[in-house]
RNA sequence: AGUUUUAGAGGGUAAACUGUUCGAAAGAGCAGGGCACAAAGUUUUGGAAUCUUAAGUUUAAGCGAAAUUGCUUAAAUCAUGAUCGUCCGACUGCAUUG
Numbered sequence: 001a002g003u004u005u006u007a008g009a010g011g012g013u014a015a016a017c018u019g020u021u022c023g024a025a026a027g028a029g030c031a032g033g034g035c036a037c038a039a040a041g042u043u044u045u046g047g048a049a050u051c052u053u054a055a056g057u058u059u060a061a062g063c064g065a066a067a068u069u070g071c072u073u074a075a076a077u078c079a080u081g082a083u084c085g086u087c088c089g090a091c092u093g094c095a096u097u098g
Stems, first nucleotide, its partner, number of pairs: 005098001012037002017032006035085001041091003046088003049083003056077008
């Protein structure tokens, strides 16, 4: 000096929930609040997994219409959206007792 493990001190972050804002939603920001976390720091332009389903597409029904284009409802499909406190990886980092 590095790696693993383990204490203490100084600390750090902030789950559920509540209020409010944004969003179609998942969810996120801010404030309160503490479940827990030794990386619960960063990275979604590293890999997976999970969540949502707006727009789009398809199907069915109804309405309108001379006919086509159209409108409404429902279902299916689909991330370009979300989660780093889902997992792995990468980068960075406080302390120094054993």

Description
Predicted 3D model of a 98-nucleotide RNA (c-di-GMP-I riboswitch aptamer) from a Bacillota bacterium. The source organism's lineage runs through Bacteria, Bacillati and Bacillota. It was read from a public genome assembly, where an Rfam model found it.